[in-house]
Molecule: transfer RNA
Organism: Patescibacteria group bacterium
RNA sequence: GCAUCCUUAGUUUAACGGAUAAAACUGCGGCCUUCGAAGCCGUUGAUGGGGGUUCGAUUCCCUCAGGAUGCACCA
Repeated sequence: GCAUCCUUAGUUUAACGGAUAAAACUGCGGCCUUCGAAGCCGUUGAUGGGGGUUCGAUUCCCUCAGGAUGCACCA
C1' cells in the first nucleotide's frame, strides 16, 4: 500500500429496513439476615464521528477514526 472483517450500557452478547434498541453480569435501592454472602423484587445506563439513500437506518452506501486477519512492498 491492497483486500476482508469488527466497533451497541462499565463488561460480554442480541436485534427481517418498521413497536419505547433486548438480555446476562456489574453498579444503585429495597426485602431477607444479628451483620454479610446467596436468593428475591425494583432501578440506572448504549448503537465510534460525519454525511447519504429511505416514509422509516443498529441494519444499506460513502468517508473518517480505532482495532483484527491475510497479501504485497522495502532492506